[in-house]
RNA sequence: UCAGAAGGCUGGAUGGCCGCUCGUUUUCUAUUGAUAGGGGGCGGGAGGAAAGUCCGGGCUUCACGAAAACACGGCGCCGGGUAACGCCCGGGCAGGGUGACCUGACGGAAAGUGCAACAGAGAGCAGACUACCUUCUUUCGGGAAGGCAAAGGUGAAAGGGUGCGGUAAGAGCGCACCGCGUUUCUGGCAACAGGAACGGCAUGGUAAACCCCGCCGGAAGCAAGACCAAAUAGGAGCCGCAUAUGGUGGUGUUUUCCUGCCGCGGCUCGGGUAGGUUGCUAGAGGUGUCCGGUAACGGACAUCCCAGAUGAAUGGUCAUCAUUCCCGCAAGGGAUUACAGAACCCGGCUUACAGGCCUUCUGAUAUU
Numbered sequence: 001u002c003a004g005a006a007g008g009c010u011g012g013a014u015g016g017c018c019g020c021u022c023g024u025u026u027u028c029u030a031u032u033g034a035u036a037g038g039g040g041g042c043g044g045g046a047g048g049a050a051a052g053u054c055c056g057g058g059c060u061u062c063a064c065g066a067a068a069a070c071a072c073g074g075c076g077c078c079g080g081g082u083a084a085c086g087c088c089c090g091g092g093c094a095g096g097g098u099g100a101c102c103u104g105a106c107g108g109a110a111a112g113u114g115c116a117a118c119a120g121a122g123a124g125c126a127g128a129c130u131a132c133c134u135u136c137u138u139u140c141g142g143g144a145a146g147g148c149a150a151a152g153g154u155g156a157a158a159g160g161g162u163g164c165g166g167u168a169a170g171a172g173c174g175c176a177c178c179g180c181g182u183u184u185c186u187g188g189c190a191a192c193a194g195g196a197a198c199g200g201c202a203u204g205g206u207a208a209a210c211c212c213c214g215c216c217g218g219a220a221g222c223a224a225g226a227c228c229a230a231a232u233a234g235g236a237g238c239c240g241c242a243u244a245u246g247g248u249g250g251u252g253u254u255u256u257c258c259u260g261c262c263g264c265g266g267c268u269c270g271g272g273u274a275g276g277u278u279g280c281u282a283g284a285g286g287u288g289u290c291c292g293g294u295a296a297c298g299g300a301c302a303u304c305c306c307a308g309a310u311g312a313a314u315g316g317u318c319a320u321c322a323u324u325c326c327c328g329c330a331a332g333g334g335a336u337u338a339c340a341g342a343a344c345c346c347g348g349c350u351u352a353c354a355g356g357c358c359u360u361c362u363g364a365u366a367u368u
Base pairs, nucleotide, nucleotide: 001364002363003362004361005360006359007358008357009356010355012321013320014319015318016317017316018315020045021044022043023042024041025040026039027038028037029036030035047339051350052349054348055347056346057345058344059221060220061219062218072217073216074215075214076213077091078090079089080088081087092106093104094103095102096101107212108211112210113209114206115205129152130151132147133146134145135144136143137142160178161177162176163175164174165173179201180199181198182197183196184195185194186193187192225278226277227276228275235269236268237267238266239265240264241263246262247261248260249259250258285304286303287302288301289300290299291298292297322337324335325334326333327332
């Protein structure tokens, strides 16, 4: 210098003017007061993802005597962190990369069941098309019987691999190394790694197929839930008026009398709708220093209060500077400002993101 790897920070700046919203204070008006409204002062006012709503919790209501089992769902190498997690940190193993480093549904296939298209001779208690070898035969092209599984061919996969010996040709048939299995030793908390002896290879793949093993899990969600409470309609009670040639009930029927209700008006009460208040933001909280730990993280001390809207504020405009692009020889002019915007709160994951800055590391080349 070029090409890369890993991690972190930032996310236009300053000022003026005009507004919006929340808190607080002061003043004026209304009011007994609580409180409500107006004016002024001061202070706060989106994010690293506020997003997707995919996990884990707090909180709330409902259900539930306890425990266990079954079913269903999720998770799954080992150790640690955490309130908890499917998250994070460290380690192991496997795969990829020259490397820094990256990726990982990473328990169990000698419990059982299932599955494997096409091709191919043969695909699950393996198999023999070609080839090779032996014997017999022959019309000399070949044919028949047997042996074998090294070579060819098919396939995603052909039942250990490579080499030497061996053999008629071959074959774990024998041997060495590698792999695999069993036993055992050493290191490690463990996952696992390394070594030794024995075994001639039995036990192919697939569990994001059923299944087996281990662990975890009650449901719904701030539109949860609590409180206050109009108008209209309906309900209950009380009071007043009306009470008729009416209706209906009071004794089996009828009549008469008596009587309750059905009517109108007023007051009160309760449920509940609109609406309002609350839940609502001081919290597994932020920042700094020190200590423990490889780290995730934990502890101590100091310090700070940092959005709370609800048809839903967080905006508009001007000036200067910055950023990037365009035009221009220049002076200068014009345009642009990533992704996106809280809604009960917190811990994660995932996804989107213009530009800028910083740290560590790898490979190549050049120079000294």

Overview: Bacterial RNase P class A from Alphaproteobacteria bacterium CG_4_9_14_3_um_filter_47_13, 368 nucleotides, folded computationally. The sequence was found by an Rfam model in a public genome assembly. The organism belongs to Alphaproteobacteria, within Bacteria. The coordinates come from a structure-prediction model, not an experiment, and the mean pLDDT is 76.